[in-house]
């Protein structure tokens, strides 16, 4: 050079083409506790990029950009 796969929140994973993108942990405030932990409430937080189909796209198409694997 080619080909496959991935690419969602600080991490890890969810999401028939139509719900306010969902949950665990973490991170913050409350509660409780003599304090901590632990439990319980509640708050923030993300669809790799750029086009494109489509009333509607995380999902489907191109391209392209990083990661793995694979063939030469």
């Nucleotide at each position: 050079g080619c080909c496959u796969c991935u690419a969602u929140a600080g991490c890890u994973u969810a999401a028939c083409g139509g719900a306010u993108a969902a949950a665990g942990c973490a991170a913050c405030g409350g509660u409780c506790u003599u304090c901590u932990a632990a439990a319980c409430c509640g708050u923030c937080g993300a669809u790799c990029u750029a086009g494109g189909u489509u009333c509607g796209a995380u999902u489907c198409c191109u391209a392209g950009u990083a990661g793995a694997g694979g063939c030469a």

Description:
Predicted 3D model of a 72-nucleotide RNA (transfer RNA) from a Chloroflexota bacterium. Rfam family: tRNA. The family's RNA type in Rfam is transfer RNA. Rfam describes the family as follows. Transfer RNA (tRNA) molecules are approximately 80 nucleotides in length. Its mean pLDDT, the model's own confidence on a scale to 100, is 80. Taxonomically the source falls in Chloroflexota (Bacteria, Bacillati). The RNAcentral record of the sequence draws on ENA.